The part of an RNA shown here (large-subunit ribosomal RNA, domain I) has 552 nucleotides and comes from a Myxococcota bacterium. The full RNA is in RNAcentral, with records from ENA. Model confidence (mean pLDDT): 87 of 100. Its Rfam family is "Bacterial large subunit ribosomal RNA".
Context: one part of a larger RNA
RNA sequence: GGCAGAUGGCGGAUGCCUUGGCGCCAGGAGGCGAAGAAGGACGUAGGCAGCUGCGAUAAGCCACGGGGAGCCGCUAACCAGGCUUUGAUCCGUGGAUCUCCGAAUGGGGAAACCCGGCUGGGGUCAUGCCCAGUCAUCCAGCACUGAAUCCAUAGGUGCGAGGAAGCAAACUCGGGGAACUGAAACAUCUCAGUACCCGAAGGAAGAGAAAUCAACCGAGACUCCCCCAGUAGCGGCGAGCGAAAGGGGAAUAGCCCAAACCGACGGGAAGCAAUUCCUGUCGGGGUUGUGGGACUCCGACGUGGGAUCAGAUCGGAUAGCGGAACGGUCUGGAAAGGCCGGCCACAGAGGGUGAUGGCCCCGUACGCGAAAUCCGAAAUGGCCCUAGGAAGUUCCCGAGUACCGCGAGGCACGAGAAACCUCGUGGGAAUCUGGGGGGACCACCCUCCAAGGCUAAGUACUACCUGGCGACCGAUAGUGAACCAGUACCGUGAGGGAAAGGUGAAAAGCACCCCGGUGAGGGGAGUGAAAUAGACCUGAAACCAUCUGCCU
Numbered sequence: 001g002g003c004a005g006a007u008g009g010c011g012g013a014u015g016c017c018u019u020g021g022c023g024c025c026a027g028g029a030g031g032c033g034a035a036g037a038a039g040g041a042c043g044u045a046g047g048c049a050g051c052u053g054c055g056a057u058a059a060g061c062c063a064c065g066g067g068g069a070g071c072c073g074c075u076a077a078c079c080a081g082g083c084u085u086u087g088a089u090c091c092g093u094g095g096a097u098c099u100c101c102g103a104a105u106g107g108g109g110a111a112a113c114c115c116g117g118c119u120g121g122g123g124u125c126a127u128g129c130c131c132a133g134u135c136a137u138c139c140a141g142c143a144c145u146g147a148a149u150c151c152a153u154a155g156g157u158g159c160g161a162g163g164a165a166g167c168a169a170a171c172u173c174g175g176g177g178a179a180c181u182g183a184a185a186c187a188u189c190u191c192a193g194u195a196c197c198c199g200a201a202g203g204a205a206g207a208g209a210a211a212u213c214a215a216c217c218g219a220g221a222c223u224c225c226c227c228c229a230g231u232a233g234c235g236g237c238g239a240g241c242g243a244a245a246g247g248g249g250a251a252u253a254g255c256c257c258a259a260a261c262c263g264a265c266g267g268g269a270a271g272c273a274a275u276u277c278c279u280g281u282c283g284g285g286g287u288u289g290u291g292g293g294a295c296u297c298c299g300a301c302g303u304g305g306g307a308u309c310a311g312a313u314c315g316g317a318u319a320g321c322g323g324a325a326c327g328g329u330c331u332g333g334a335a336a337g338g339c340c341g342g343c344c345a346c347a348g349a350g351g352g353u354g355a356u357g358g359c360c361c362c363g364u365a366c367g368c369g370a371a372a373u374c375c376g377a378a379a380u381g382g383c384c385c386u387a388g389g390a391a392g393u394u395c396c397c398g399a400g401u402a403c404c405g406c407g408a409g410g411c412a413c414g415a416g417a418a419a420c421c422u423c424g425u426g427g428g429a430a431u432c433u434g435g436g437g438g439g440a441c442c443a444c445c446c447u448c449c450a451a452g453g454c455u456a457a458g459u460a461c462u463a464c465c466u467g468g469c470g471a472c473c474g475a476u477a478g479u480g481a482a483c484c485a486g487u488a489c490c491g492u493g494a495g496g497g498a499a500a501g502g503u504g505a506a507a508a509g510c511a512c513c514c515c516g517g518u519g520a521g522g523g524g525a526g527u528g529a530a531a532u533a534g535a536c537c538u539g540a541a542a543c544c545a546u547c548u549g550c551c552u
Stems, first nucleotide, its partner, number of pairs: 001551009015537001016502002020473002022470007029462002031167002039101003042055003046079002049075003061095006070083003106115003116135007137164003141159005171202001172200005182189001186236001212219002223250005233241002254454003257398001261284010289432001291397004295392001296390003304385003308382003313377006320368003326341005342359002344348001350362003403427008413439001434449005489496002509536001512524004
């Protein structure tokens, strides 16, 4: 020095565990904010570093309700001092307080700071100082005023108690809008109207009551799902893209204006005037495609409905309450285990307890409960809506619109035979003997009424609350984060971003003695079932050391 065995050290794998995650389901809720949010800064306890809570009334104040014996949050004990059956701590509901920053809004500003005006109050001889309230901007609205230009309008001034602003996970709609990539290169194309940016809103959003489809039969708003169908088509006919009708389901709902006409009021024109005409606002009327309505005439006043407001009553949410049934013995540190004998069960889900407990504890099935606030259903009431018929002329039926040319975009459809929808640009109709569509276009036929608006449900999503589930993870896994983590740390910054769980049933956490530096550490003693459980479960391997044997 090597090999082997043994015993230790180092190390932290493995096993077991779980307070934390992950995924999904159901229900709730779907917003908060100038009455100052989200998020923070700084404070706040007798002694207080951090976390939590709270706000100068500061781990809290008041009221009501629950609850019933202890309590003064956690790490986390200790000292001191208190509270509580006159019901504390704790839980729920409502209220009070709520520094400073932050949309931040009196002005400023390098956030949490600086400096003001006005009104009222305190203090001072007086000023300084202190307290309370108030003072940003924009908009709606209202009033006054008022051009070119008579009326008017624009504009101006004042008020502005109403509204806005900012935050928030995904879902929704709208305005913009890539590239990598694919096409085995690449340009049309694709990726994709995706990512991303911006705006707006809601609990959903959007869409929606046919100028729709269909096919000579008919259907009857919209949305979502399953088919139709990877079909018809589109496509450097490449890569790829990719319908609709129709069928089956979910859910169901239909309405209101504009106009004709009538009336009121204001303004203007004509006229001596009654009045007529034009125009504006308001009210009535009216809302359709077997065309409808107005006008004239006949006829009904009650019935039905509602998506609006209130609401007896009922249900639910936010604290809670009741809730069955076990002993002996053996092993053991410990019984819930073994053995013996019982009991409950609308409860043998689950968790805890010194090991494996239906009957020990918390619970579970089942039953019950609210002073206060909120939500839902709802009798009923308010409010809103609500016929029909006949004839005939006349009037009305959404205009820079439809439509056409040119240029684009959207439609599964890339200019194609390219309809349809939308936008830009130029031109530019008609009112039922009217107009759109049926994939160029024309005819016949069929079908439907554009150029105004509203509309639940079925559908999408989950930051948040509650409950539940898992052939999900089990500390290099599962969230980045089981632990004081978006922390420490890195970066000028945007941003990046860790490591780190486990004594024991119970601290019983090693009194006391010895060595030692009044150490670290160790040896006794003691506790404990165990101390090679002592700062920690188990404790693999590499690696180190000691001892023994063999070999060199």